[in-house]
The RNA shown here (Bacterial RNase P class A) has 320 nucleotides and comes from uncultured Quinella sp. Model confidence (mean pLDDT): 76 of 100. The sequence is in RNAcentral, with records from MGnify. It matches the Rfam family "Bacterial RNase P class A". Rfam classes the family as a ribozyme. About the family: Ribonuclease P (RNase P) is a ubiquitous endoribonuclease, found in archaea, bacteria and eukarya as well as chloroplasts and mitochondria.

């Protein structure tokens, strides 16, 4: 993501005035009004209560009405680096899953080759997870010692867990010590923390005959009907068919007095508070918001408000 100006035209306030129709002089779409995906406000139902059930979110701290957003750390990953990503709670509670291949796929397991014993050199039998095979993934990595031959089985360096200490609000990081070293999956169920009551401006109020009012017929204070998805547990006079009959309206909620715009100052690394000034900027209801000229500029893309605000996402011109 056009400006100015002029002219016609549209909306809904305002104001005159010859007062029902002329006249003024402002004001009128976004960054996304969008998708309706999160969170609130404000409405109704017990200012929203219990239990289940279902959803949601998941390092730590902070902002914030509130969030699943924002912001700062922290850990992991990416890259030489600036930096940018991060769907980042528990795998020792329990249960499932792990195809093919392999001997074995989770039981501190598992001997198919080899490799050591025993034996006679085959075969038997026992020991070996070093080495070979398979595999997405073989049970801490390597290097030495040790061994019959191997092996945290010892030891040294790495990781990694656990205890201490010491920093830090913490998340974590740093040192020391202990062979303590049991696969992955949680976006499978499922534990843990921690929040969620429903319904939505067709909320909901008022004008009015206008879901009315009127007639049978059944049900109903021995609870109708409402209130969440089910039990409670509040409420407390209707409700349900059917005949015949009207009407389809108009105000309000509503939009400009706020979680409100700009614009200084102050605290905080920021996010965001706080204070001082100034201003007051769409509100339609089949639904305005545009059209022509002219001058600059150089052509323009997604795309129209429908209670509101914060966010998120997704579109989409051109410049940095």
């Nucleotide at each position: 993501a056009g400006g100015c100006a002029a002219u016609c035209g549209c909306g809904g306030g305002g104001g005159a005035u010859u007062u029902u129709a002329u006249c003024c002089a402002a004001c009128g779409a976004g960054g996304a009004a969008a998708g309706u995906c999160c969170g609130g406000a404000c409405u109704c139902c017990a200012c929203a209560g219990a239990g289940c059930a279902g959803c949601g979110u998941g390092c730590c701290g902070g902002a914030u009405a509130a969030c699943g957003u924002c912001c700062g750390g922290u850990g992991a990953g990416a890259g030489u680096a600036a930096u940018c990503u991060u769907a980042a709670a528990g795998a020792u509670a329990g249960u499932a899953u792990c195809a093919c291949a392999g001997a074995a796929a989770a039981g501190a397991a598992a001997a198919c080759c080899g490799c050591c014993g025993c034996c006679a050199c085959a075969a038997g039998c026992g020991g070996u997870a070093a080495g070979g095979a398979u595999g997405a993934a073989a049970a801490g990595g390597c290097a030495g010692g040790g061994u019959a031959a191997g092996a945290g089985c010892c030891u040294a360096c790495c990781g990694g867990u656990u205890g201490u200490c010491g920093a830090g609000u913490a998340a974590u990081c740093g040192g020391c010590a202990a062979g303590c070293c049991u696969g992955a999956u949680a976006a499978a169920c499922c534990u843990c923390a921690c929040g969620c009551g429903g319904a939505g401006c067709a909320a909901g109020c008022c004008u009015a005959a206008a879901u009315a009012g009127g007639a049978a017929a059944g049900g109903g204070u021995u609870g109708a009907g409402g209130u969440u998805g089910c039990u409670c547990g509040c409420u407390g006079a209707c409700c349900u068919u059917u005949c015949g009959g009207g009407u389809a309206a108009g105000g309000u909620g509503c939009u400009a007095a706020g979680a409100c715009u700009u614009g200084g100052g102050c605290g905080g690394c920021a996010a965001c508070g706080u204070u001082c000034a100034a201003g007051c900027a769409a509100g339609a209801u089949a639904a305005a918001u545009g059209a022509u000229u002219g001058c600059c500029a150089u052509u323009a893309a997604c795309a129209g408000a429908a209670u509101c605000c914060g966010g998120c996402u997704u579109a989409u011109u051109g410049a940095c």